[in-house]
RNA sequence: GCCGUUGUGGCCAAGCGGUUAAGGCGUUGGUCUUGUAAACCAAAGAUCACGAGUUCGAACCUCGUCAGCGGCU
Numbered sequence: 001g002c003c004g005u006u007g008u009g010g011c012c013a014a015g016c017g018g019u020u021a022a023g024g025c026g027u028u029g030g031u032c033u034u035g036u037a038a039a040c041c042a043a044a045g046a047u048c049a050c051g052a053g054u055u056c057g058a059a060c061c062u063c064g065u066c067a068g069c070g071g072c073u
């Protein structure tokens, strides 16, 4: 330099063009307990790496940039 792949709450992770972006861990509050943990209930938390485009409509398709990983030279 070229090619492929990945980027989604604090962490992991589902989604594959269509109303409200699942779930787990963690966090906070509550129930329970002499108390803590566990268990159960509830809540907060993601404009989907960034910018532009296509489309009636984009986390999803296209282009560029950035970052991680892998391969080739």
Base pairs, nucleotide, nucleotide: 001072002071003070004069005068006067007066010025011024012023018056027043028042029041030040031039049065050064051063052062053061
Molecule: transfer RNA
Organism: Gracilariopsis chorda